About this RNA: Predicted 3D model of a 474-nucleotide part of an RNA (small-subunit ribosomal RNA, 5' domain) from a Patescibacteria group bacterium. It matches the Rfam family "Bacterial small subunit ribosomal RNA". Gene Ontology terms of the family: ribosome and structural constituent of ribosome.

Context: one part of a larger RNA
RNA sequence: GGAUGAAUGCUGGCUGUAUGGAUAAGGCAUGCAAGUCGAACGGACCGCAAGGUCAGUGGCAGACGAGGUAGUAACACGUAGGUACGUACUCCAAAGUCUGGUAUAGCUCGUCGAAAGACGGGGUAAUCCCGGAUGGUCCCGCAAGGGUAAAGAUUUAUCGCUUUGGAAGCGGCCUGCGUAGUAUCAGCUUGUUGGUAAGGUAAUGGCUUACCAAGGCUACGACGCUUAGGGGAGCUGAGAGGCUGACCCCCACCGAUGGGACUGAGACACGGCCCAUACUCCUACGGGAGGCCGCAGUCGAGAAUCUUCCGCAAUGGACGCAAGUCUGACGGAGCGAUACAGCGUGAUGGACGAAGUGCUUCGGUACGUAAACAUCUUUUAUGUGGGACGAAAUUAUUGACGGUACCACAUGAAUAAGGGGCUCCUAACUCUGUGCCAGCAGGAGCGGUAAUACAGAGGCCCCAAGCAUUAUCC
Numbered sequence: 001g002g003a004u005g006a007a008u009g010c011u012g013g014c015u016g017u018a019u020g021g022a023u024a025a026g027g028c029a030u031g032c033a034a035g036u037c038g039a040a041c042g043g044a045c046c047g048c049a050a051g052g053u054c055a056g057u058g059g060c061a062g063a064c065g066a067g068g069u070a071g072u073a074a075c076a077c078g079u080a081g082g083u084a085c086g087u088a089c090u091c092c093a094a095a096g097u098c099u100g101g102u103a104u105a106g107c108u109c110g111u112c113g114a115a116a117g118a119c120g121g122g123g124u125a126a127u128c129c130c131g132g133a134u135g136g137u138c139c140c141g142c143a144a145g146g147g148u149a150a151a152g153a154u155u156u157a158u159c160g161c162u163u164u165g166g167a168a169g170c171g172g173c174c175u176g177c178g179u180a181g182u183a184u185c186a187g188c189u190u191g192u193u194g195g196u197a198a199g200g201u202a203a204u205g206g207c208u209u210a211c212c213a214a215g216g217c218u219a220c221g222a223c224g225c226u227u228a229g230g231g232g233a234g235c236u237g238a239g240a241g242g243c244u245g246a247c248c249c250c251c252a253c254c255g256a257u258g259g260g261a262c263u264g265a266g267a268c269a270c271g272g273c274c275c276a277u278a279c280u281c282c283u284a285c286g287g288g289a290g291g292c293c294g295c296a297g298u299c300g301a302g303a304a305u306c307u308u309c310c311g312c313a314a315u316g317g318a319c320g321c322a323a324g325u326c327u328g329a330c331g332g333a334g335c336g337a338u339a340c341a342g343c344g345u346g347a348u349g350g351a352c353g354a355a356g357u358g359c360u361u362c363g364g365u366a367c368g369u370a371a372a373c374a375u376c377u378u379u380u381a382u383g384u385g386g387g388a389c390g391a392a393a394u395u396a397u398u399g400a401c402g403g404u405a406c407c408a409c410a411u412g413a414a415u416a417a418g419g420g421g422c423u424c425c426u427a428a429c430u431c432u433g434u435g436c437c438a439g440c441a442g443g444a445g446c447g448g449u450a451a452u453a454c455a456g457a458g459g460c461c462c463c464a465a466g467c468a469u470u471a472u473c474c
Stems, first nucleotide, its partner, number of pairs: 001474004006470005013343006019336002026299003030296003035060003040057002043054004067254003077178007085171003090167008098132004107122006138147003152159002180226003187217003192214008229251004233244004256277005279290004307333001309332003315329001316327004346376004356367004381411006390401001418463005423444003429458005439446002
């Protein structure tokens, strides 16, 4: 000198764009953040009907999006490769969609319970479930042969369903290289290292098991310990490098703590389930309920970090044939000088160098064209009037922001300057007070009666809606 997710002190006019819980992955009141489909199904209710509402069965979604960085020093990440694998929705191509059946929720009747909820009887539908048939470009098999599918709805436009092959994108797994400190960690390892067989998986593999062999790693740092999410990138620097990993993007991991599986194309699942633990809440004491590391908000701890706002109008997502519904993603507004950028706090003239104040060699000199005063302007401010783009899409309709941005007119210099410093480093000096006191201070150092270094004043210097200080990095 530059930089910061900064904080503190003094001060503070406006606009735009960014950015804002870094500490306690501490605890959380309240509301919202994931639903949707009646063109799968039966019912209840409303209605004259058309149609609609509601819970339930069923389908798809809920594995995305949003958040956090606790763990992790390792295929976690980066990069370059590999293959023994999977793939819902989407696209392309081919073939098919035949025939039967049994349940069950809702409902109804009854029982238990404070509640959460549970149980029994009866009876019902489906794109729910289960048989049979057929079948090949499917599976097993050398072959012969064997096995395996489907679901309908409808306003007749279509939307679906099953099987097979392919595509795209996505994912699983494996490998080379790179990837913090520490030797005041030197030896580590028994599923350990390899083989055979079997199991398991979508798939390879000690992934698991049995048997066999005795291997495997290590000063090119194994093992241990400490610290830490990684990268794109950011800061600085002429560069090499050093430091960092906020916001944004990619990847990984996590969801009170620990463990587990179920469903599913995909999870071992933040707003799903089960168990245990701690904590909180309800209770009729028998038993139950919960998980903000979603958006707001609250307490706590802290030097320190915002609104319990508006809207789905746009972009995107889920579902739906669609209309549409949902969306704290997102688009916006609010708060904070937190940062950056821009603008303003007036302009021109004006000497009698007014008053006042400071200094003075008492002559004067400085503040100083500064003020007053005159003329002008209206950025900004305030008011009035007009008023968008963002809306796609051929007609019509649809804007949270927002009566905002912007434009015009009116009023009137009107609404708007501070902070730090002045011995040297280092730009900028005098007076008064104090008297090694009170105090200053980044370093050198200053102060003991003439202090340009303390305190006040006048003047000056540097920045400026900021200026200083502190902390950290180069």